[in-house]
């Protein structure tokens, strides 16, 4: 590399995707059993008593690469 078996397959982390890693929730409730409602984690920062106003960094939570966007060099 291949083959085969078995066991798993859940959702979040301020702008897109994927692999690893971290980390946070992981409960009701009704029904027509295949659905429907209601909650959790989540939804960036600083002024300003709060509202309104006003100023800020980032396509990661981490890391790597993709793909978007600006800049700047070089072909």
């Nucleotide at each position: 590399c291949u083959c085969g078996a078995c066991a798993u397959c859940g959702g979040c982390g301020a702008u897109g995707g994927a692999u690893c890693c971290c980390g946070c929730c992981u409960g009701g409730a009704c029904c027509u059993c295949g659905g429907u409602c209601c909650g959790a984690a989540c939804c960036g920062c600083c002024c300003c008593g709060c509202c309104c106003g006003g100023g800020c960094u980032g396509a990661u939570g981490g890391u790597u690469c993709c793909u978007g966007a600006c800049c700047a060099u070089u072909g």
This is a predicted structure of a 75-nucleotide RNA (Fluoride riboswitch aptamer (crcB RNA motif)). Its mean pLDDT, the model's own confidence on a scale to 100, is 75. The model forms 100% of the base pairs in the Rfam consensus.